[in-house]
The RNA shown here (transfer RNA) has 72 nucleotides and comes from a Myxococcales bacterium. Rfam family: tRNA. Rfam classes the family as a transfer RNA. The prediction has a mean pLDDT of 80.

RNA sequence: UGGGGCGUCGCCAAAUGGUAAGGCAGCGGCCUUUGGAGCCGCCAUUUGUAGGUUCGAGUCCUACCGCCCCAG
Numbered sequence: 001u002g003g004g005g006c007g008u009c010g011c012c013a014a015a016u017g018g019u020a021a022g023g024c025a026g027c028g029g030c031c032u033u034u035g036g037a038g039c040c041g042c043c044a045u046u047u048g049u050a051g052g053u054u055c056g057a058g059u060c061c062u063a064c065c066g067c068c069c070c071a072g
């Protein structure tokens, strides 16, 4: 430098173009002699950044940024 793949919550990880699941962690509560167990509730105005297409984008397109692989 060229080609390919991947970026979603603190971590892991889903999501036929139609209101962003779930688990762990965290916070609040219940239960309990006491929790560290169990139960209930809360927890991503935005998916790496900026644009574009569309009535509608995590999803499609473009350019960048980061990481990984291949080639030179």
Base pairs, nucleotide, nucleotide: 001071002070003069004068005067006066007065010024011023012022018055026042027041028040029039030038048064049063050062051061052060